[in-house]
């Protein structure tokens, strides 16, 4: 230093004001939030990956399904930065919910981190 194995820790953030009404953090305005890895440069909206979510299986698992950006400026390089101006956001519960509640003291992407393997 880089690979395989296994320990242990960690790993998702947001409704505040005004309005309608009998009831709304769910509807209207106006706020506000942004997992991981990757990318010549820092991304919610590029590519990928987790979660959900349907099928299926006793169960591991396997298939399947999975949102959203332009423009204009710097620069050698940015859909990533700087300005504008948009957009998007599981299930189930409730007055229709990205922001309550709940499965969840859960799982995981994936990161530190010991310790062992072979080189």
């Nucleotide at each position: 230093u880089a690979u395989c194995u296994g320990u242990u820790u960690c790993g998702g953030g947001g409704c505040g004001g005004a309005g309608u009404g009998a009831a709304a953090u769910u509807c209207u305005c106006c706020a506000c939030c942004g997992g991981c890895g990757g990318u010549g440069a820092a991304a919610g909206u590029c590519c990928g990956c987790g979660a959900g979510c349907c099928g299926u299986g006793u169960g591991a698992g396997c298939g399947g399904u999975c949102g959203a950006a332009u423009c204009g400026g710097u620069g050698c390089a940015a859909u990533u930065c700087c300005g504008a101006u948009a957009c998007c956001g599981a299930c189930g519960g409730u007055a229709u919910a990205g922001u309550c509640c709940g499965g969840a003291u859960g799982a995981a992407a994936g990161a530190a981190u010991c310790a062992g393997a072979a080189a």